[in-house]
Order: sequence, then structure tokens, then C1' cells
RNA sequence: GGGUGAGUAGCUCAGAUGGUGAGAGCACUUCCCUUACAAGGAAGAGGUCACAGGUUCGAAUCCUGUCUCACCCA
Repeated sequence: GGGUGAGUAGCUCAGAUGGUGAGAGCACUUCCCUUACAAGGAAGAGGUCACAGGUUCGAAUCCUGUCUCACCCA
């Protein structure tokens, strides 16, 4: 330099064919339970969907460019 894949909550990830409020598990906060802790139960908070533009009535999803990571080729 070329190619492929990935980037979504603190972490690991899902998200069919573009369409109602962006979700799960763990973690976190509050409450219940307990002498207390853990486990269990209930509720809650937390997101510029890597970044910038474009298409569209509508984009995490499609298109273009950029950045980062992994692998392959040279």
C1' cells in the first nucleotide's frame, strides 16, 4: 500500500426487510428480606448507535469519506 471483518450503556453483546419509545445479561443506585453480608425479590438511572456528510417522509440499519482495532496479502 491492497483486501476482509468489527466499532451500539461501565463490560460482553443482540438489533430479520429502513418504520411505534434503542434492548438483554453482568455491573451500578434505592427499597424489601437479613443481626449483618451474600443470595433472592421490586423499582430506577445510565446511549452524540466511532466521527462527518449524503439519500429518504423516516437511518444504528443504505451510500461516500475519515479515524481506531483485529486478521490476511504484498
Predicted 3D model of a 74-nucleotide RNA (transfer RNA) from an Elusimicrobiota bacterium.
The organism belongs to Elusimicrobiota, within Bacteria.
Rfam family: tRNA. Gene Ontology term of the family: triplet codon-amino acid adaptor activity. Rfam's curators write: Transfer RNA (tRNA) molecules are approximately 80 nucleotides in length. It is annotated as a transfer RNA.